Predicted 3D model of a 98-nucleotide RNA (c-di-GMP-I riboswitch aptamer) from a Hydrogenophilales bacterium. Its mean pLDDT, the model's own confidence on a scale to 100, is 78. It was read from a public genome assembly, where an Rfam model found it. Of the family's consensus pairs, 95% are formed in the model.

[in-house]
RNA sequence: ACCUGAAAAGGGCAAACCCAUCGAAAGAUGGGGACGCAAAAUCACCGGUCUAAAGGGUCACUGUAGAGUCACGACCCCAUGACGGCGGGAUUUCCAGG
Numbered sequence: 001a002c003c004u005g006a007a008a009a010g011g012g013c014a015a016a017c018c019c020a021u022c023g024a025a026a027g028a029u030g031g032g033g034a035c036g037c038a039a040a041a042u043c044a045c046c047g048g049u050c051u052a053a054a055g056g057g058u059c060a061c062u063g064u065a066g067a068g069u070c071a072c073g074a075c076c077c078c079a080u081g082a083c084g085g086c087g088g089g090a091u092u093u094c095c096a097g098g
Stems, first nucleotide, its partner, number of pairs: 002098004012037002017032006035085001041091003045088003048083003055077005
């Protein structure tokens, strides 16, 4: 340096849930708490997943007909938002064995 492993030693991280804060939301941060994790360390490069504020479209009413318009609500599309404990990739790394 490379491969394998978590049996031992020293340890590390922290799911769900609760509280507080931020956010439209997804979610994030801090504290508590442990489901688990040999990279559950770092990075949104590729895929995938989540959310839909802003933006766009549709629906209604009036009306002879056509056209048009405001407001509210609903539905649909859409990341520039998010997820590293979804997969791949890049970088770094303690111990033991080969």